[in-house]
Context: one part of a larger RNA
Molecule: small-subunit ribosomal RNA, 5' domain
Organism: uncultured bacterium
RNA sequence: GGACGAACGCUGGCGGCGUGCUUAAUACAUGCAAGUCGAGCGGGCUUUGCAACUCGUCGCUGGUUGCUUGUAACUUGUAAAAGCGGGAAAGCCGAUGCAGGCAGAUGGCAGGCAAAGGCUGACUGCAGGAACGAGCGACGAGCGACGAGUUGCAAAGUUAGCGGCGAACGGGUGAGUAACGCGUGGGUAAUCUGCCUUCAAGACCGGGAUAACAGAGCGAAAGCGCUGCUAAUACCGGAUAAUCUCUUUUUGUUGCCUGACAAAGAGAGCAAAGCGCAAGCGCUUGGGGAUGAGCCCGCGUUCCAUUAGCUAGUUGGUGAGGUAAGGGCUCACCAAGGCGACGAUGGAUAGCCGGCCUGAGAGGGUGACCGGCCACACUGGGACUGAGACACGGCCCAGACUCCUACGGGAGGCAGCAGUGGGGAAUUUUGCGCAAUGGGGGCAACCCUGACGCAGCGACGCCGCGUGGGUGAAGAAGGCCUUCGGGUUGUAAAGCCCUGUCUAGGGGGAAGAUAGUGACGGUACCCCUGGAGGAAGCCCCGGCUAACUACGUGCCAGCAGCCGCGGUAAGACGUAGGGGGCAAGCGUUACCC
Numbered sequence: 001g002g003a004c005g006a007a008c009g010c011u012g013g014c015g016g017c018g019u020g021c022u023u024a025a026u027a028c029a030u031g032c033a034a035g036u037c038g039a040g041c042g043g044g045c046u047u048u049g050c051a052a053c054u055c056g057u058c059g060c061u062g063g064u065u066g067c068u069u070g071u072a073a074c075u076u077g078u079a080a081a082a083g084c085g086g087g088a089a090a091g092c093c094g095a096u097g098c099a100g101g102c103a104g105a106u107g108g109c110a111g112g113c114a115a116a117g118g119c120u121g122a123c124u125g126c127a128g129g130a131a132c133g134a135g136c137g138a139c140g141a142g143c144g145a146c147g148a149g150u151u152g153c154a155a156a157g158u159u160a161g162c163g164g165c166g167a168a169c170g171g172g173u174g175a176g177u178a179a180c181g182c183g184u185g186g187g188u189a190a191u192c193u194g195c196c197u198u199c200a201a202g203a204c205c206g207g208g209a210u211a212a213c214a215g216a217g218c219g220a221a222a223g224c225g226c227u228g229c230u231a232a233u234a235c236c237g238g239a240u241a242a243u244c245u246c247u248u249u250u251u252g253u254u255g256c257c258u259g260a261c262a263a264a265g266a267g268a269g270c271a272a273a274g275c276g277c278a279a280g281c282g283c284u285u286g287g288g289g290a291u292g293a294g295c296c297c298g299c300g301u302u303c304c305a306u307u308a309g310c311u312a313g314u315u316g317g318u319g320a321g322g323u324a325a326g327g328g329c330u331c332a333c334c335a336a337g338g339c340g341a342c343g344a345u346g347g348a349u350a351g352c353c354g355g356c357c358u359g360a361g362a363g364g365g366u367g368a369c370c371g372g373c374c375a376c377a378c379u380g381g382g383a384c385u386g387a388g389a390c391a392c393g394g395c396c397c398a399g400a401c402u403c404c405u406a407c408g409g410g411a412g413g414c415a416g417c418a419g420u421g422g423g424g425a426a427u428u429u430u431g432c433g434c435a436a437u438g439g440g441g442g443c444a445a446c447c448c449u450g451a452c453g454c455a456g457c458g459a460c461g462c463c464g465c466g467u468g469g470g471u472g473a474a475g476a477a478g479g480c481c482u483u484c485g486g487g488u489u490g491u492a493a494a495g496c497c498c499u500g501u502c503u504a505g506g507g508g509g510a511a512g513a514u515a516g517u518g519a520c521g522g523u524a525c526c527c528c529u530g531g532a533g534g535a536a537g538c539c540c541c542g543g544c545u546a547a548c549u550a551c552g553u554g555c556c557a558g559c560a561g562c563c564g565c566g567g568u569a570a571g572a573c574g575u576a577g578g579g580g581g582c583a584a585g586c587g588u589u590a591c592c593c
Base pairs, nucleotide, nucleotide: 001593002592006589007588008587009586010585013465014464015463016462017461018460019458020457021423026421027420028419030418031417032416035165036164037163040162041161043159044158045157046156047155048154049153050152051151052150053149054148055147056146057145058144059143060142061141063139064138065137066136067135068134069133070132071131074129075128076127083126084125085124086123090120091119092118093117096114097113098112101109102108172376173375174374181301182300183299184298185297186296187295188294191293192292196289197288198287199286200285201284202283204238205237206236207235213228214227215226217224218223244269245268246267247266248265249264250263251262252261253260254259274281275280302348303347304346309339310338311337314336315335316334317333318332319331320330321329351373352372353371354370355366356365357364358363378399379398380397381396382395401412402411403410404409429455431454432453433452437451438449439448440447441446468498469497470496471495478489479488480487481486502534503530504529505528506527507526508525512520537582538581539580540579541578542563543562544561548577549576550575551574552573558565559564
């Protein structure tokens, strides 16, 4: 001098692009970070439509009935319901009285007239009865409308479950690892590869279950078992079948050993699934491709020799097992080997690389962000499923820790994105959006996506811009110095004339988006208006090293990167004036060249 994932001190106007737990792989509250497919399947639920039934309300029609009320005619003692008065004429009865008749001893018989009184009585008063009308109410019926419910059918939607694909990607971290881990160059005649692509061939006939659901239970919960029913692109059997697999025969070609490949033949074995209105999407087998991965090898890959010997599955062989695959990968037996000063073994440290920093280069340092590979996912171990895992947000066991509990038993794993405590010199928002890019599922519509795109915070870094420009001397005032004449601050200020970057207010307003769709965002950008208004500090001035005086202090207080300053005139301490440097930064510290 450069550099930095920086921190600290003082200071701080704006924008763009980046970047931000280097420490405790410490512990984690809360939310979100992996789902999707109803065009695989059977159910459940919701809505709508139609039909049937039930219920309710209302309307119309007609019926039964209760109460109240009115009444021209009827009726009030009968089959049944319901009564009491007044009352002309006339009629009847009539105590008693009168006059006769028949018969006659007394006695008796049948009538007549009159009559108090009584009865009937047209009619009438009041009260009822029935009927009819009206009003109010109740009951049930038919039809219609509306509403509700149940059932059936259909359609649409939704969904717990069975099933498929994904969850092995993407995202995080660097603990472990000195290793074929990584880098580089090869090998695989020792291998696998879902989805994708291409070619060829095929998909026939059957079967038994089981979740969901229902029932009845257990448990505080997590959850669990029992009985019964049911479907499938779930599962199983049979058929067919090859250039597939295995065994075997012959021939050919060829190689780096074991061998590989091809052709012809014989025997044995193995497959499938449907869905959709349709277009179509799928299913099975085999060959090729692409992509991804496994394994092996040459070379390279930190420090310590104050680590010198290490090794029993150890080294090799035979056979077997295992794997997609070679192999002491595992096992049985046999042999006694194998590694090491060309540094074995042990210890320490460390993820490796493309890169990044520095340097003229050689080299040295480093491995944050971005990209590739590896390893890990509370600690240790294990397998299951699957094309792929020994699986961050799967399972099992053990351990430590935390939480819930009815004490019997259960639940959890931020080194995902935010966020919290703690540690630390130190490192951000519990934001917005799937609009773009990309990923998973789906025929699609679409759903999911803390990947990602954006925004927020931090001068943490880089870059850009501004804090004004011109003019202005009687060189004002003030400050500082002074030889007291003056010098300096200094065209600096004021004043005058301007400008409008940034800014403030107002208006317009994108691209990013091939049809639709914009989080960013009323952002960027543009226009109008206003006014120098709102925007400068930090370090240094003895030499190295650019920049000097005064005062204070008096080997004190202090400074300091090195040399060194300070003990009475200190250009080195402190302050002031002045000056130098850099500038929204400037210094300091740590680390690297």